Transfer RNA from a Myxococcaceae bacterium, 72 nucleotides, folded computationally. Its Rfam family is "tRNA". It is annotated as a transfer RNA. Model confidence (mean pLDDT): 82 of 100.
[in-house]
RNA sequence: GCCCCGGGAGCUCGGGUGGUCGAGCACCGGUCCCGUACACCGGCGGCGUCGGUUCGAGUCCGACCCGGGGCA
Numbered sequence: 001g002c003c004c005c006g007g008g009a010g011c012u013c014g015g016g017u018g019g020u021c022g023a024g025c026a027c028c029g030g031u032c033c034c035g036u037a038c039a040c041c042g043g044c045g046g047c048g049u050c051g052g053u054u055c056g057a058g059u060c061c062g063a064c065c066c067g068g069g070g071c072a
Base pairs, nucleotide, nucleotide: 001071002070003069004068005067006066007065010025011024012023013022019055027043028042029041030040031039048064049063050062051061052060
């Protein structure tokens, strides 16, 4: 330098054919308990950046950034 894969909640991940983004764990509050833990209920919190397409983009297109792998 070229090619491939990935980047989303604090962490690990799901998200078909573009149409309200979700789960588990963690954290916070509550119920329960003599108390703690467990369990149950609720809450908090996110699409790498900049553009483009579209009525509408996590998803499609381009460039760039970061991580991993391959070729030279």